[in-house]
């Protein structure tokens, strides 16, 4: 620090994962030790047990047992009792400590402030006191009630319990002059008056002196009063700060003030009467939801999100609600009344409780611990202390729950053992790793011995001090003595012995470090995202290797980061999501120029605060380290003071440039009212007039003889305004066009008079605001949704085409939306330049128009920088800044739902989630494609010629059949293909008989001697038996080598499958012009350029431009063949011109001149010469020429495309088979036969058949052959055998043509299938199943529907010959020569290509993509009659405990009056009354659950209709 996915590829958006770090965790494998810490997130669920707050005898009563002591034999009484112990009273603390986070958006928290509006036990300091009375009461003895908890009644009695009196001010209250001070209202200070207090306790010691012998009295301590202060606590009230949600917008009657009263420690509507009507709120009031805050924690570079365990502050809370008492403090966790709910106990009549204190159950959950030791330390309560409480707390247990340390061993060891694993079988990892041998250490653990610190104090002695009359006492120091450890014999430290007791976990496809085999076969399964698995998986499971971290490894959940994907730092909005439709304008932001004065913001210094831990640095403490611990630093803020004044804000005067105004021009479809023109449509009359007319790709429907269209004259109406007209012109936007008046609004220019900042934007908010649609009311010619016909079509509820109503028009009112667009929000400023055009002005110039040059506004192109992802913008910015608004955060669901608001209503405006997908989308590239242009070509059309589809047969294919009809090949590019030849074989099927190391190969062992001849017999043959003859070379004579059998082990054999595991090689586009590179140069990039453009060509073949230059693979040529060309060589078997012979035959001799043959050479190159063209290339026409513009023809196939063919030619991986899927055999099969299809022959005849005569070929082929001449046969063909290894022989007579002759339009003397006989020929063998031959039979068929093939010259057509394959089969294939037309205007149209350019939503690339309805499966949401819960307003009821008030006849010790008796203050009970909790009734909001049906929505490998979009998507889309 990035890096993975959208695409064919590329840039951008942009959303989704990923690594990283953290966790009070969980799980799921595994697991030596130690230290420090952490541990119910969930049911604030209920909760057995034990403990968690008491203590003081130095306040007080009383007083059992133990203990002394007396009396009794004893039982048992009596008495004293120090420490201690129970009861009770009384003080002090149970308000701290300790849990938990319901609750609670609040002064609740956090930071600063006030209090002149307050309170304070204990503590400490100072000042004064601490006289003198009194009357009860519990306990406790006695009765009673009750089952129990508890209660009642009478009696006794004490106090630091209670209650009068004294005595007091500095407290409190009142008074009003006086002084000071500051916040100006109080607040301190002196002066007067008045009322109000005590525990006189307790407790040490004591010398005189008194004494009732208790003691007084003196003194220490101590506690109490009062009152002043202080430190700590707390109340109170206040400035800013502290989540969402506007689908919550209004809230509020104690409400806001105020006055009088009340009430609290204390200000106050806290409360109450009376009075006024306020008060919050868009800077979010109320309402709703969520939620304890905060130092801190985790993350991040920060900035900031996130959280709010442990530890620390605050604040709620305590079984739920309510209420108050004590009290210095509570409305009280372990306190008290009432109500409820639950749960025990019960004698049914009542009680009793409250673990969110420490353990623990239960129960819930994925999940959280010991019913543990001590008060030894430290902290607290209470005690004068010693001392007692203490689940505060120290520590110990139990969890790998974090963090932090340690180890499980270290050296040395190659035969690179063994296993495993993987291999090209030859090795290679694993690996010094191991074992071994030594040598070594000894950490942890284990077991012995030893052995701290955490302890400080307390008691007790003694000595100097302070107090005191005092050596009492008591305080405090120094000194000795004794004594205090849960944890624990622990930490530590030594020692023994011995590598001995200790390593998992996850991953290896890419992101991300790490590869193999083998299983599986879209199965199982992985998977964080892309994606992996359909038979060769580094993705799945195993295993071997490897990585990565280790007492842990991963996996899940959460939070940050990465994410600049909410952006202050830090982003955008023309096309990606995104500028409001359009102004006006009120809050609000923002705001020229120059002074002056303020100090609010700003900037400086200096105070006060900011707890403590925590983070950071530095030191130190525990072997390190975590962890602790001392000190700094920081704590970004908040307040107080001072200073400063540039800027910004307040206020004061001022200026003129920004706004605005005023004069004086001109523009203009700016707007609204009224009026009038003409053309056109169409309707009505009337007139000429006659069959059509209209309408369409054709057409129909419609209108027409009851006279249409068509033309003429005349009338009525209604919309709209042609030319001008323009990228012109106005306006804020929708918009706005014939003409003319009337009213009106705004801009511009020109002077530069006035005002003086009066501006900019603008959340709400009010105005406008195309079409289309609503409500009234008119109106209607034309157009023209719905409808109606008529076409078109599978189908046509469209598109055409004929009618036609709403509606368009008007008036008024509504609606408010558009692709309302420049897809671009307003204002200002400023940045290079060309050209146009509108408006209005100056200059120069004219007689004037125009034209020149220039200033303002406005509209338009083109383009520079600059900016953009790119595309394009570009002074009318989308550049450079600034202010202000409004919008955006992935698609999809959805501008939908539900809530609200707006409208008649249609609908609008705000605006969501579930649930889903990993992308969705912009811009540009390269292909490809289009029923898109343009250019060209090619037997592509067209112009010809002949087929082919019709018959008959042949041939191969399907399909059907079969025991099998072996298999391939399939659209063109499968179908006379593989097959250059299936009777047996071939043969790969099928039946039936055989064999299993095999029918053919290799190696090894072993073993025989052979193999083989030949022959019988069984078989359908394979085979089987049976007779029969019996190796070879070397030798040292042991034997050793070959060769064949036979066994056997290895391993063969398979035309079994995979052509989609492959090699070859082969089709096809296409012999089509075209595929590409290298440098360069543009481009962010893919990519471009080059290879486009202007000409040309059969050709990316040439030229010629150009940011290209060059190159290469194709094209072309170089190769083979052909042509009445010329030449050089060779002449047998070829040839004969000269010559000689002759049987007349190049037949001989001779010759190689010709022809020929073979081998070599020249010759054609647009070379020449006109013309055209850029003077190029080239093309056109000629000359010459045997050939003329690649002279015909082959051979030759570019990148590449079709997972094309081919596993059955072959070669191979991999799977499969191994008495069979192999191999040998005999027979069948591959020839089947209702069909249907390609490809062929034959013909339907007269250009013809059939006789019959004649004439011309070329290129093959032959010795397992080709066979001449003779002969037989009608023929097929038999005999027969000359020549021939071929320029000699032979096959071999070519044929149509040619000459005559017949036939004379018929199913024929055309046709020639079938089928009958009867021959030949190969051949073991013609029956399934072969060819030819005679005779005889003589179907179909009379030129062939739709539609389709082939050909451009020696071509089509038409004629016959060969080859090869073979025994034998030939219409098939491959080749040869006769004989030889016809046509091409052109290039619109079908079909395939080539370039160019355009659009694309395609890239598996149009045989693409997609869209909607409808059915199935699912899934999450809405609506609903209803049902049924939660919170909550509001009236009314009710009305417990309690406080307060009244009342108080009943009850009543302390005071006071009285000699008493009794009165009297004063309490109490009851009783009344405010208020009030729970409960109840009634009526709402609000939020959840459920809810027959029902709506759409979202998904879901092959359902159904259609074809709606992307191309001009076949009706341009889209709003």
């Nucleotide at each position: 620090a990035g890096a993975g996915u959208u695409u064919g590829a590329u840039c951008c958006u942009g959303g989704c994962g990923c690594a990283g770090a953290a966790c009070g965790a969980a799980c799921g494998c595994u697991g030596g030790c130690g230290g420090c810490g952490u541990g119910c997130c969930u049911a604030a669920c209920a909760c057995a047990u034990g403990c968690a707050a008491g203590u003081c005898g130095a306040g007080c009563g009383a007083g059992a047992a133990a203990g002394g002591g007396g009396a009794g034999c004893a039982a048992u009484c009596c008495c004293c009792g120090a420490g201690g112990u129970u009861c009770g009273u009384g003080g002090c603390a149970g308000a701290c400590g300790g849990g938990u986070g319901a609750g609670u958006a609040a002064c609740g928290c956090g930071u600063g402030g006030g209090c002149a509006a307050c309170c304070u036990a204990c503590c400490u300091u100072c000042a004064a006191g601490u006289g003198g009375g009194g009357g009860a009461u519990a306990c406790c003895a006695c009765c009673u009630c009750g089952a129990a908890a508890g209660g009642g009644g009478a009696g006794u009695u004490a106090a630091u319990a209670c209650c009068g009196c004294a005595u007091a001010a500095a407290a409190c209250g009142a008074c009003a002059a006086c002084c000071a001070c500051c916040u100006c209202g109080g607040u301190g200070g002196a002066a007067u008056c008045g009322a109000u207090c005590a525990a006189a306790g307790c407790u040490g010691g004591g010398g005189a002196u008194c004494u009732u012998c208790g003691g007084a009295c003196c003194u220490g301590g101590u506690g109490c009063u009062u009152g002043a202060a202080g430190a700590g606590g707390g109340g109170c009230u206040u400035g800013c700060g502290u989540c969402u949600g506007a689908u919550u917008a209004g809230c509020u009657a104690g409400u806001u003030g105020g006055u009088g009263g009340g009430g609290u420690a204390a200000a106050g509507g806290c409360c109450u009467a009376c009075c006024a009507a306020g008060g919050c709120g868009a800077c979010g009031a109320u309402c709703a939801g969520u939620a304890g805050c905060c130092g801190a924690c985790c993350u991040g570079a920060g900035a900031g999100g996130g959280u709010g365990a442990u530890c620390g502050g605050c604040c709620a809370c305590a079984c739920u609600g309510g209420a108050a008492c004590u009290g210095a403090g509570a409305c009280a966790c372990g306190g008290u009344c009432c109500a409820g709910a639950c749960u025990c106990c019960u004698a049914c009549g009542g009680g009793a409780g409250g673990c969110a204190g420490c353990a623990g159950u239960g129960g819930g959950g994925a999940a959280u611990u010991u019913u543990g030791c001590g008060c030894a330390a430290u902290g607290g309560g209470g005690g004068a202390a010693a001392c007692c409480c203490u689940g505060a707390c120290g520590c110990a247990g139990c969890a790998a729950c974090g963090c932090c340390g340690c180890g499980u061993g270290g050296g040395u060891g190659a035969u690179g053992a063994a296993g495993c694993a993987c291999u090209u079988u030859u090795g290679u990892g694993u690996g010094u790793a191991a074992a071994g041998c030594c040598c070594c250490u000894g950490u942890c653990a284990a077991c012995a011995g030893g052995g701290a610190a955490u302890a400080a104090g307390a008691u007790c002695u003694g000595g100097a001090g302070u107090u005191u009359a005092a050596g009492a006492g008591a305080u405090g120091u120094c000194a000795g003595a004794u004594u205090u450890g849960a944890a624990u014999g622990u930490a530590c430290c030594u020692g023994u012995g011995g590598a001995g007791g200790a390593a998992g976990u996850c991953c290896c496809g890419g992101c991300u470090a790490a590869c193999u085999c083998c299983g599986u076969g879209c199965c199982a399964g992985c998977a964080g995202c892309c994606g992996c698995g359909g038979u060769a998986a580094u993705a799945c499971g195993g295993a071997g290797g490897g990585g990565a971290c280790a007492a842990g490894c991963g996996u899940u959940a959460u939070u940050c980061g990465g994410a600049a994907u909410u952006a202050u730092u830090g982003g955008g909005c023309g096309u990606a999501a995104a500028g409001g439709g359009u102004g006006c304008g009120c809050a609000g932001g923002c705001g020229g120029c120059a002074g002056a004065u303020u100090a609010a913001g700003u900037g400086a210094g200096a105070a006060g605060u900011g707890a403590a831990a925590g983070c950071c640095c530095a030191c130190g403490g525990c072997u390190u380290a975590a962890c602790c611990g001392u000190g700094g630093a920081a704590c970004g803020g908040c307040u107080u003071c001072u200073c400063a004044u540039a800027c910004u804000g307040g206020u004061c005067a001022g200026c003129u440039u920004g706004a605005g105004u005023a004069u004086g021009g001109g523009a203009g479809a700016g707007g609204g009212a009224a009026g009038u023109g003409g053309a056109a449509u169409u309707u009505c009359c009337g007139g000429u007039g006659u069959a059509g007319c209209g309408g369409u790709g054709a057409a129909a429907u419609g209108c027409g003889u009851a006279g249409a269209g068509a033309u003429c004259g005349g009338a009525a109406g209604g919309a709209a305004c042609a030319c001008c007209a323009g990228u012109g012109g106005c306006g804020a936007a929708g918009g706005c066009g014939g003409c003319u008046u009337c009213c009106u609004g705004g801009a511009c220019c020109a002077u530069g008079a006035c005002u003086g900042a009066c501006g900019c934007u603008g959340a709400g908010g009010c105005a406008c605001g195309a079409a289309a649609g609503c409500g009234u009311g008119g109106g209607g010619a034309g157009c023209a949704a719905a409808c109606a016909g008529g076409a078109u079509u599978a189908g046509a509820u469209a598109c055409c085409c004929u009618g036609g109503u709403a509606g368009u028009c008007c008036a008024c009112g509504c609606c408010c939306u558009a692709a309302a667009c420049g897809a671009u929000g307003g204002a200002u400023a400023c940045u290079u330049u060309g050209u146009u055009u509108c408006g209005c002005g100056g200059g120069u110039g004219u007689c004037g128009a125009c034209c020149c040059c220039u200033g303002c506004g406005g509209a338009a192109c083109a383009g520079g920088a600059g900016c953009u992802a790119a595309c394009g913008c570009a002074u009318u910015a989308a550049g450079u800044a600034u202010c202000c608004c409004g919008c955006c955060u992935g698609g999809g669901g959805a501008g939908u739902a539900c809530g609200g608001u707006c409208g008649c209503a249609a609908g609008g405006c705000u605006g969501a989630a579930a649930c889903u997908c990993a992308a969705a989308g912009g811009a540009a590239u390269u292909g490809a494609c289009g029923g898109g242009g343009g250019c060209c070509c090619g037997c592509a059309c067209a112009a010809g010629c002949g087929g082919u589809g019709g018959a008959g047969c042949a041939u191969g294919u399907g399909g059907u059949u079969u025991a099998a009809u072996u298999c391939g090949a399939a659209g063109c590019a499968a179908c006379g293909c593989g097959c250059a030849g299936a009777a047996c074989c071939u043969u790969a099927c099928c039946u039936g008989g055989g064999c299993u190391u095999g029918a053919a190969c290799u190696g090894g062992a072993a073993u025989c001697g052979a193999c083989u001849u030949g022959g019988g017999c069984a078989g359908a043959g394979a085979u089987g038996u049976c007779c029969u003859a019996u190796c070879c070379u070397c030798u040292u004579c042991g034997g050793a080598g070959g060769c064949u059998g036979u066994u056997u082990c290895a391993g063969a054999g398979g035309u079994g499958c995979u052509g989609c595991a492959u090699g070859g090689c082969u089709g096809u586009c296409g012999u089509c012009a075209g595929c590409u590179c290298g440098u360069g140069u543009c481009g962010u990039g893919a990519g471009a350029u080059g290879u486009u453009g202007g000409g040309u060509u059969a050709a990316g073949u040439c030229c010629c431009g150009c940011a290209a230059c060059g190159a290469g693979c194709g094209c072309a040529a170089c190769c083979c063949u052909u042509g009445c060309u010329c030449u050089g060589c060779u002449g047998u078997u070829g040839c004969c011109a000269u010559c000689a012979g002759u049987u007349c035959g190049g037949c001989u001799g001779g010759g190689c001149a010709c022809u020929c043959u073979g081998c070599g050479g020249a010759g054609a190159c647009u070379g020449c010469c006109g013309g055209u063209g850029a003077u190029a290339a080239a093309c056109c026409g000629g000359a010459g020429g045997a050939a003329g513009g690649u002279g015909g023809g082959g051979a030759u196939g570019a990148c590449g495309u079709c997972a094309a063919g081919u596993c059955a030619g072959c070669a191979u991986g991999g799977c499969c088979u191994u008495u069979a899927u192999g191999u040998c055999u005999g027979g069948g099969g591959c020839u089947a036969c209702a069909c249907a299809c390609g490809u062929g022959c034959u013909a339907c005849a007269a250009u013809g058949g059939c006789c019959g005569g004649u004439a011309c070929a070329g290129a093959g082929c032959g010795u397992c052959g080709c066979g001449a001449u003779c002969c037989c046969g009608u023929g097929a063909g038999g005999g027969g055998g000359a020549g021939c290894u071929a320029a000699u022989c032979g096959c071999a007579c070519a044929a149509a043509a040619c000459c005559g002759g017949u036939c004379u339009c018929a199913g024929u003397u055309c046709g020639g299938a079938u089928u009958g006989u009867a021959g030949g020929c190969u051949g073991c063998a013609a029956c399934u199943c072969g060819c030819c031959u005679g005779c005889a039979u003589g179907a179909a068929g009379c030129u062939g529907g739709a539609a389709u093939c082939g050909c451009u010259a020696g071509u089509a057509a038409u004629c016959g010959c060969g080859g090869a394959u073979c025994a034998g089969c030939a219409u098939g294939c491959c080749g040869c020569g006769g004989u030889g037309a016809a046509u091409a205007c052109g290039u619109u149209c079908c079909c395939g290509g080539g370039c160019c350019u355009u659009g694309u939503a395609c890239a598996c690339a149009c045989c693409g993509c997609c869209c909607g309805u409808c059915a199935c499966a699912u899934c999450a949401c809405g609506a609903a009659a209803g049902c049924u819960g939660g919170c909550u307003g509001u009236a009314c009821u009710a009305g417990a405990a309690g406080u307060c008030g009244c009342c108080g006849a009943g009850c009543u010790a302390a005071c006071c009056c009285g000699u008493a008796a009794g009165g009297g203050a004063g309490g109490c009970a009851a009783g009344c009354g405010c208020c009030u909790a729970a409960g109840g009734u009634a009526u709402g909001g609000u939020u959840g659950g459920u809810g027959a049906u029902u709506g759409g929505g979202g998904u879901g490998a092959a359902g159904u209709c259609g074809u709606a979009a992307c191309a001009a998507g076949g009706u341009a889309a889209c709003c």
Small-subunit ribosomal RNA from an uncultured prokaryote, 1519 nucleotides, folded computationally. Its mean pLDDT, the model's own confidence on a scale to 100, is 83.